[in-house]
RNA sequence: GGCCGAAUGGUCUAGUGGUAUGAUACUCGCUUUGGGUGCGAGUGGUCCCGGGUUCGAUUCCCGGUUCGGCCCCCA
Numbered sequence: 001g002g003c004c005g006a007a008u009g010g011u012c013u014a015g016u017g018g019u020a021u022g023a024u025a026c027u028c029g030c031u032u033u034g035g036g037u038g039c040g041a042g043u044g045g046u047c048c049c050g051g052g053u054u055c056g057a058u059u060c061c062c063g064g065u066u067c068g069g070c071c072c073c074c075a
Base pairs, nucleotide, nucleotide: 001071002070003069004068005067006066007065010024011023012022018055025043026042027041028040029039030038048064049063050062051061052060
């Protein structure tokens, strides 16, 4: 340098053209003498960035950034 893939709450992750799923974390309550465990409720998201298409984009298209994989060139 070329090609391919990935990017979603603090962390991991599902998913779709119509304001996003689950787990974990955190907070509160119940359970217990207390803790753990269990149960219930709640908090937390610029869906990597910019642009385009669309009535509407996290989703489709283009470019970029970062990460990973493969390959090429030079030494």
Molecule: transfer RNA
Organism: Magnetovibrio sp.